Description: Predicted 3D model of a 349-nucleotide part of an RNA (small-subunit ribosomal RNA, central domain) from Candidatus Shikimatogenerans bostrichidophilus.
[in-house]
Context: one part of a larger RNA
RNA sequence: UUGGGUUUAAAGGGUGCGUAGACGGAAUAUUAAGUUAAUAAUGAAAUCUUAUAACUUAAAUAUAAAAUUGUUAUUAAUACUAAUAAUCUAGAGAUAUAAUGGAGUAAUUGGAAUAUGUAGUGUAGCGGUAAAAUGCAUAGAUAUUACAUAGAACACCAAAAGCGAAGGCAGAUUACUAAUUAUAUACUGACGUUGAGGCACGAAAGCGUGGGUAGCAAACAGGAUUAGAUACCCUGGUAGUCCACGCUGUAAACGAUGAUCACUAAUUAUUGGAUAAUUUAUUUUUUCAGUAAUCAAGCGAAAGUGAUAAGUGAUCCACCUGGGGAGUACGAUCGCAAGAUUGAAACUC
Numbered sequence: 001u002u003g004g005g006u007u008u009a010a011a012g013g014g015u016g017c018g019u020a021g022a023c024g025g026a027a028u029a030u031u032a033a034g035u036u037a038a039u040a041a042u043g044a045a046a047u048c049u050u051a052u053a054a055c056u057u058a059a060a061u062a063u064a065a066a067a068u069u070g071u072u073a074u075u076a077a078u079a080c081u082a083a084u085a086a087u088c089u090a091g092a093g094a095u096a097u098a099a100u101g102g103a104g105u106a107a108u109u110g111g112a113a114u115a116u117g118u119a120g121u122g123u124a125g126c127g128g129u130a131a132a133a134u135g136c137a138u139a140g141a142u143a144u145u146a147c148a149u150a151g152a153a154c155a156c157c158a159a160a161a162g163c164g165a166a167g168g169c170a171g172a173u174u175a176c177u178a179a180u181u182a183u184a185u186a187c188u189g190a191c192g193u194u195g196a197g198g199c200a201c202g203a204a205a206g207c208g209u210g211g212g213u214a215g216c217a218a219a220c221a222g223g224a225u226u227a228g229a230u231a232c233c234c235u236g237g238u239a240g241u242c243c244a245c246g247c248u249g250u251a252a253a254c255g256a257u258g259a260u261c262a263c264u265a266a267u268u269a270u271u272g273g274a275u276a277a278u279u280u281a282u283u284u285u286u287u288c289a290g291u292a293a294u295c296a297a298g299c300g301a302a303a304g305u306g307a308u309a310a311g312u313g314a315u316c317c318a319c320c321u322g323g324g325g326a327g328u329a330c331g332a333u334c335g336c337a338a339g340a341u342u343g344a345a346a347c348u349c
Base pairs, nucleotide, nucleotide: 004320005319006318007303008302012317014201015200016199017198021194022193023192025088026087028085029084030083031082033081034080035077036076037075038074039073040072041071042070049065050064051063052062053061091191092188093187094185095184096183097182098181099180100179103177104176105175106174107173108172109171110154114150115149116148117147118146119145120144121143125136126135162169163168206247207246208245209244210243211242215241216240220236221235222234223233258316259315260314261313262312263311266294267293268292269291270290271289272288273287274286276284277283278281298305299304322349323348324347331342332341333340334339
């Protein structure tokens, strides 16, 4: 390399959009580029293969044939692929109606809790732990009542439930925006799938500038514990957590399972539609799109998976090739930095 693989053994890109490329529905005509056939030319000799000859035989040698799988030209064929022309509707879209949801952005707004402040009542403790202490408190705390202020998060509903490409999304209302599903259609007519590069999005932490800071809380300080305790426990507490704008671009970014299409036994639950029947109800039938549970065949090393496949096939992309060295070094690109991306070798077992 071929082959073989990628849930858990090495291996699916974090996710989408999409360029080139690759692949691509039905039927017709034309062309003949790929494809197929014939003929001709060429494809040096030696070598290789086969046959024969001479040398006593073998090796070596000689003669002939074959081979030289290729290239070019001409002629022909037209099933498939391709190109061109004109069609079709099963893919894809479009339109209409109905519906769905924590999908997104912005604004407004609500109550509970917490903290703080002021005032009242009230008096000696509070707090914390396995037990304590640090801490707070007669300058009146804790507790309790009223009022005010602030920031952050949204109990119950709530679910193996819903939505989103993924990250992710939950108090309420409004505005704007996107999406999905079902049903119908007399519209378009293959417009499709995938997608190297590229572009966009991308939890948390972190970075820059400016705000904000109730609670929580890296660092840090103190109290304990301990042989020690740079920890676990306790009292405090700054970055941060929040907002705006910009950067970073990574996660066990996980279903550890790439996207799309087709096919292959059943049963049950549930979400959103449509449908039919009657007994009009807390009912049942059929069906489409999801989300889950059990399971036949099959697959699998097994665990398991099993129409949401890890089954049977097709197309395209990504990735793997013993452990360590190492996701390191060097170089390059990106970044304010932290660092990210790309990514070896010696050596060793």

It was read from a public genome assembly. Rfam family: Bacterial small subunit ribosomal RNA.